[in-house]
Molecule: Bacterial RNase P class A
Organism: Acidiferrobacteraceae bacterium
RNA sequence: GGAGUCGGCCAGACAGUCGCCCCGUGGCCAAUUUAUAUUGGCUGGGGGGAGGAAAGUCCGGGCUCCGCAGGGCAGGGUGCCAGGUAACGCCUGGGCGGCGCGAGCCGACGGAAAGUGCCACAGAAAACAUACCGCCUACGUCCGCGCAAGCGGGCCGGUAAGGGUGAAAUGGUGCGGUAAGAGCGCACCGCGCGACUGGUAACAGUCGUGGCAUGGCAAACCCCACCCGGAGCAAGGCCGAAUAGGGGAACAAUGGUGUGGCCCGCACCGUUCCCGGGUUGGCCGCCCGAGGCAUGUGGUGACGCAUGUCCCAGAUGAAUGAUUGUCCACGACAGAACCCGGCUUACCGGCCGACUCCAACU
Numbered sequence: 001g002g003a004g005u006c007g008g009c010c011a012g013a014c015a016g017u018c019g020c021c022c023c024g025u026g027g028c029c030a031a032u033u034u035a036u037a038u039u040g041g042c043u044g045g046g047g048g049g050a051g052g053a054a055a056g057u058c059c060g061g062g063c064u065c066c067g068c069a070g071g072g073c074a075g076g077g078u079g080c081c082a083g084g085u086a087a088c089g090c091c092u093g094g095g096c097g098g099c100g101c102g103a104g105c106c107g108a109c110g111g112a113a114a115g116u117g118c119c120a121c122a123g124a125a126a127a128c129a130u131a132c133c134g135c136c137u138a139c140g141u142c143c144g145c146g147c148a149a150g151c152g153g154g155c156c157g158g159u160a161a162g163g164g165u166g167a168a169a170u171g172g173u174g175c176g177g178u179a180a181g182a183g184c185g186c187a188c189c190g191c192g193c194g195a196c197u198g199g200u201a202a203c204a205g206u207c208g209u210g211g212c213a214u215g216g217c218a219a220a221c222c223c224c225a226c227c228c229g230g231a232g233c234a235a236g237g238c239c240g241a242a243u244a245g246g247g248g249a250a251c252a253a254u255g256g257u258g259u260g261g262c263c264c265g266c267a268c269c270g271u272u273c274c275c276g277g278g279u280u281g282g283c284c285g286c287c288c289g290a291g292g293c294a295u296g297u298g299g300u301g302a303c304g305c306a307u308g309u310c311c312c313a314g315a316u317g318a319a320u321g322a323u324u325g326u327c328c329a330c331g332a333c334a335g336a337a338c339c340c341g342g343c344u345u346a347c348c349g350g351c352c353g354a355c356u357c358c359a360a361c362u
């Protein structure tokens, strides 16, 4: 100097004018009232006002309701080990496997010896196998040549080391051995079994032993381990107002209803369907939280603990808009609707820190 990897922060800035929403507070007037309180109107001031993803609605919860929410079946979810957390399918650390020179990144990571199923095409053959091209051919047999010795070919027989096909071919490499070969034998690797060592564990290592054989797919069905009530702020509660205590049908205690399905239990005594009528108003829920920030402390880390400090949006046909000037990083993706912890997706640029690789110089 260049190229990368990981983590954190910002998300146009400043000033002026007019406008919008919320919270607090002051003054004046009016109504009601014994008074306070309450309600309405007009005004002044103070404070605050969209995101890192607010998005997807994919997970987990808080909260609300359901007269068992209890037990089981079906069903669903997760899937190495140990921790963190309110909890999780999330995060942290470790193990194993894969990618990368590396910093790092990814993993749908329990079981194929419980069973079933699949592996197209090609290939001889894709599961208790097999011989297309080959290699060998002793013994036996046939044919041809030859005086003979012998040579050649076919059958019978041996073989799977070499070649081919394929994603994958019946352990791998090397040496010996053999008619030619083959764990046939040996060495190393791999695999099975056993013991020991380290580690909480996943797992790793060492030693011994056995020539030991039939692969893959569970993101196929399945088996195993653990976990799971349901519905959801349009939940739910209060106030006000209005109407038609309307009409019809079916079932009914050996029954029916009770927040996914089925069974048992429990509770209750009616339940279901069709037509029609009224209310579509206001308030609460609604923001003080598993909250933010700072410091210290424990821990490899996620995170925990202690102290101090701060209050930071609550709309409801849906609040932050318009305009002027200056600056530069020239502004991307994009707007809360009960809240929080995550994951995933989209994205213009800027700043900071740590680490890796390459080149040159000293």
Base pairs, nucleotide, nucleotide: 001358002357003356004355005354006353007352008351009350010349012327013326014325015324016323017322018321020049021048022047023046025044026043027042028041029040030039031038051333055344056343058342059341060340061339062338063232064231065230066229070264071263072262073261075228076227077226078225079224080094081093082092083091084090095109096107097106098105099104110223111222115221116220117217118216119215132163133162134159135158136157140155141154142153143152144151145150171189172188173187174186175185176184190212191210192209193208194207195206196205197204198203236284237283238282239281246275247274248273249272250271251270255269256268257267258266291310292309293308294307295306296305297304298303328331